Predicted 3D model of RNase P RNA and transfer RNA as a complex of 484 nucleotides. The coordinates come from a structure-prediction model, not an experiment, and the mean pLDDT is 79. Rfam match: Bacterial RNase P class A. Rfam classes the family as a ribozyme.
RNA sequence: AGAGUCGGCCGGGCAGUCGCUCGGUCACUCUCCACAGGCACGCCGCGAUCGCACCAGCGGCCUGCCUGCGGUGAGUGACCGGGAGGAAAGUCCGGGCUCCACAGGGCAUGGUGCCAGGUAACGCCUGGGGGGCGCGAGCCCACGGAAAGUGCAACAGAAAGCAAACCGCCGAUGUCGGCCGCAUCUCCGGAUGCGGUUGGCAGGUAAGGGUGAAAGGGUGCGGUAAGAGCGCACCGCGCGGCUGGUAACAGGCGUGGCACGGUAAACCCCACCCGGAGCAAGACCAAAUAGGAACCCAUCAGUGUGGCCCGCACGGGGUUCGGGUAGGUCGCUAGAGGCGCGCGGUGACGCGCGUCCCAGAUGAAUGACUGUCCUCGACAGAACCCGGCUUACAGGCCGGCUCUGCAC
RNA sequence: GGGCCGUUAGCUCAGUCGGUAGAGCAGCUGGCUUUUAACCAGUUUGUCGUGCGUUCGAUUCGCACACGGCCCACCA
Numbered sequence: 001a002g003a004g005u006c007g008g009c010c011g012g013g014c015a016g017u018c019g020c021u022c023g024g025u026c027a028c029u030c031u032c033c034a035c036a037g038g039c040a041c042g043c044c045g046c047g048a049u050c051g052c053a054c055c056a057g058c059g060g061c062c063u064g065c066c067u068g069c070g071g072u073g074a075g076u077g078a079c080c081g082g083g084a085g086g087a088a089a090g091u092c093c094g095g096g097c098u099c100c101a102c103a104g105g106g107c108a109u110g111g112u113g114c115c116a117g118g119u120a121a122c123g124c125c126u127g128g129g130g131g132g133c134g135c136g137a138g139c140c141c142a143c144g145g146a147a148a149g150u151g152c153a154a155c156a157g158a159a160a161g162c163a164a165a166c167c168g169c170c171g172a173u174g175u176c177g178g179c180c181g182c183a184u185c186u187c188c189g190g191a192u193g194c195g196g197u198u199g200g201c202a203g204g205u206a207a208g209g210g211u212g213a214a215a216g217g218g219u220g221c222g223g224u225a226a227g228a229g230c231g232c233a234c235c236g237c238g239c240g241g242c243u244g245g246u247a248a249c250a251g252g253c254g255u256g257g258c259a260c261g262g263u264a265a266a267c268c269c270c271a272c273c274c275g276g277a278g279c280a281a282g283a284c285c286a287a288a289u290a291g292g293a294a295c296c297c298a299u300c301a302g303u304g305u306g307g308c309c310c311g312c313a314c315g316g317g318g319u320u321c322g323g324g325u326a327g328g329u330c331g332c333u334a335g336a337g338g339c340g341c342g343c344g345g346u347g348a349c350g351c352g353c354g355u356c357c358c359a360g361a362u363g364a365a366u367g368a369c370u371g372u373c374c375u376c377g378a379c380a381g382a383a384c385c386c387g388g389c390u391u392a393c394a395g396g397c398c399g400g401c402u403c404u405g406c407a408c
Numbered sequence: 409g410g411g412c413c414g415u416u417a418g419c420u421c422a423g424u425c426g427g428u429a430g431a432g433c434a435g436c437u438g439g440c441u442u443u444u445a446a447c448c449a450g451u452u453u454g455u456c457g458u459g460c461g462u463u464c465g466a467u468u469c470g471c472a473c474a475c476g477g478c479c480c481a482c483c484a
Stems, first nucleotide, its partner, number of pairs: 001404010012373007020083011032071002035068006042061005085379001089390002092388005097278004104310004110273004114128005129143001130141004144269002149267002151263002166209002168205003173202013217235006236258001237256004242251003282330004292321006302314003323483003337356008374377001409480007418433004427464001435451005457473005
């Protein structure tokens, strides 16, 4: 310098004007509440008698109005402060929270699947093991069990699951012929036997060809009629000890000549996990009414409660139609929270200390315009909250490491 | 916001334990008819929404994505 790989971070900046939303402070206006004072009406007692009614005055109570102070809520204005994301997304997992027994027993369903650890939990993360790819840094893997059982393998092919002989090879052995040689017998035509050679059959053979995704260990030497774990060496595989490791597993020894192919993202087996619903959960206030009709199910069934049974609680339930309100408050954001430092750990992470408060809407805010600069700006918008995964994404910055070339 | 379902021929839909996908309508060709319709005979239909994976092999099994659709509050 080029190529590559891994990790972390950013996601237009600055200034001005106008606007939106939330919180705080102040001022003004209004509503409501409490207290104090004043006024008015009414009632009761005293005044007040022998008794009754009325009036002045005093005291008490109720109601209304005014004034002051304090509080609550709403509106307006001013000032100050905060205001989308790394994925807010898909809703694919896991949890918190709420209600139903604070969630219980069993079956079924579903999920996960090498080992150990982390965590609130996980299908996530970290470290390790095994396999694959890459020269390497590094990357990828749904990676339990096929000698528990059942199933499947179309087409092709001879044969596809206690294997199988189409071509080819062989034909040692047995058998049927042809030819040649020798021996014996002979009625001289031949017959029988033995040996060699050749053709066929029975048969042998899984080394070679061919079919297929897959043909029942691989390579080599020996062996054989030809072959074959038939024998041997190495590799692979199974079984049994040993050593190391928490374990997955690795190494090595002995042994078996190979039996036991594939598929479990087919049923299944094994181990572990899992109750249901979801903030439109749920709680409270206010307002309003035809507190209704039809059909179905049921009387120890039904509902909460999901597939089922038990258990617990309640004591009819379901569907459709019709009626009413569709306003407010809480839930709602301080949290498994962010940042910094120290300690423990290979690491995920944990512990301790310090510091900070950082959206909370409900027609639903985070924008518009102007100027300026640059590398001219991608994917995309919170809705109860959090931990992950996955998917989308213009471009830029930083760091670790690897390979190649050159120079010193 | 939350929950659930679907995508197969031009249209409406079938398709089970994974083995080369059908039905009806529509279209095309021929016949009948003077012609059309109806009728009869024959025939073409397909990335099985897309991609990746498991498998010898995927509409079917698994995962991710895209598109479309349905449901929901409170009072009794």